[in-house]
């Protein structure tokens, strides 16, 4: 330099073009002399960034940025 893949909650990951979710973590409560464990409840999102297509975009298209793999 060229090609391909990838970016969604604090972390790991889901989500057919049609309400953005789960587990873990965090917070509160129950339980306990207290802690841990367990149980219940609950907070948390600019879906990397900028545009485009569409009635409607995390999803499709273009560019940029970061990460990974391959080739040279």
């Nucleotide at each position: 330099g060229g090609g391909c893949c990838u970016a969604u909650a604090g972390c790991u990951c889901a989500a057919c073009g049609g309400c953005a979710g789960a587990g873990c973590a965090g917070a509160g409560c129950u339980c306990u002399c207290a802690u841990a464990a367990a149980g219940c409840u609950u907070u948390g999102g600019u879906u990397a960034c900028a545009g485009g297509u569409u009635c409607g975009a995390a999803u499709c298209c273009u560019g940029u940025u970061g990460g990974g793999c391959c080739c040279a």
The RNA shown here (transfer RNA) has 72 nucleotides and comes from Thermoflexus hugenholtzii JAD2. Its Rfam family is "tRNA". Gene Ontology term of the family: triplet codon-amino acid adaptor activity. Rfam classes the family as a transfer RNA. The coordinates come from a structure-prediction model, not an experiment, and the mean pLDDT is 83. It was read from a public genome assembly. Taxonomically the source falls in Thermoflexus hugenholtzii (Bacteria, Bacillati, Thermoflexales, Thermoflexaceae).